RNA sequence: GGAGUCGGCCAGACGGCGGCCUCGGUGCAAGCCGGGGAGGAAAGUCCGGACUUCAUAGGGCGCGGCGCCCCGGGCAAUCGGGGGCGAGGCGACUCGACGGAAAGUGCCACAGAAACAUACCGCCCCGAUUCGUCGGAGCAAGGGUGAAAUGGUGAGGUAAGAGCUCACCGGCGUUCCGGGCAACCGGACGGCCGGGCAAACCCCGCCGGAAGCAAGGCCAAAUAGGGAGGGGUUGACGCGGCCCGCCGACCCUCCGGGUUGGCCGCAUAGACAAAUCGCCGUCCAAGACAGAAUCCGGCUUAUCGGCCGACUCCACCU
Repeated sequence: GGAGUCGGCCAGACGGCGGCCUCGGUGCAAGCCGGGGAGGAAAGUCCGGACUUCAUAGGGCGCGGCGCCCCGGGCAAUCGGGGGCGAGGCGACUCGACGGAAAGUGCCACAGAAACAUACCGCCCCGAUUCGUCGGAGCAAGGGUGAAAUGGUGAGGUAAGAGCUCACCGGCGUUCCGGGCAACCGGACGGCCGGGCAAACCCCGCCGGAAGCAAGGCCAAAUAGGGAGGGGUUGACGCGGCCCGCCGACCCUCCGGGUUGGCCGCAUAGACAAAUCGCCGUCCAAGACAGAAUCCGGCUUAUCGGCCGACUCCACCU
């Protein structure tokens, strides 16, 4: 000097003119004066909670979700922090398809002899031979196919071969030792050595009632306390499904009529077809992504520019 990685902060300020929403004061009113007015993600609706209703509200099945270890974080979270293992990157770092394949079932197309199993080419031995080959008994080391073929390389051994034996490496092991709370790491020993997929069904462990502010509550007003049919104390209704239990009187269908208003929920922005904008001047580093609707804690996604800190790599100079 260049290229990156991680973390934190900022999201305009002041003044003038005009416009919009809301609160307070004042005024008979018109109006006047003053205060306030979107985000770091408000987005996605993914997860958890507060709150509300079912509702007196329990158990089971089913269904759904999570899945390495620790935490003195947190109401909880599939969240946060730290660690382990695996993958990617030269690295700082980033990501997680992180319980179980030895309970069972299923799949691995095509190619290939064969994908929970086997001999296409081939190698070796014995016998026969019309010299073309045939028969018998062995092999899985070599070649071919494939994403993957009885762990890999080398040596010995063998009729030819093979973990058959040995050395090294890899995997595995309810074995032993050391480190660590643990996940796990390192070492020793043991020839134990045919895979992969569970984000396939499944098994194991843990968690979960459902719906949601258009939840829900109050007031006012109006009509037709209308009509027809069915079910129910031998138990209706009881808002995801089924069963048991509990409760205890209304419930369902069709036709017809009335209402669609206001207040609360509701907030130092608080609207309810939904408000914060336009112009000018100055300063500045910069307006990209973008607009609240019950509230809060996370996660994910989009994104311009500036400032600060730490770290990594490359080149050059001293």